[in-house]
RNA sequence: AUUGUUUAUUGCCACACCUGCUGCGAAGCUGGGUCGGAAAACUUCAGGUCUCAAAAAAAAGAGAUGGCUGAGUUGCACUU
Numbered sequence: 001a002u003u004g005u006u007u008a009u010u011g012c013c014a015c016a017c018c019u020g021c022u023g024c025g026a027a028g029c030u031g032g033g034u035c036g037g038a039a040a041a042c043u044u045c046a047g048g049u050c051u052c053a054a055a056a057a058a059a060a061g062a063g064a065u066g067g068c069u070g071a072g073u074u075g076c077a078c079u080u
Base pairs, nucleotide, nucleotide: 004078005077012037013036017032018031020029021028022027035067041073042072043071045070046069047068048065049064050063051062052061
């Protein structure tokens, strides 16, 4: 530098749900929790989904989702 994997070892995160707080909302943060994850670490670059949101619909805009898919960057153990 690179392949594969969680075999061994050390560990990491935290779905749903509940408490408190923020937001018009999707949702986010905090504490508990532990479905799962081999990058479930980070990034809205492309797409998807969701919200603002009402108008008959479409398109466009602003936002949310990184635990939706792809892509980019970085990292640990053993191994090729």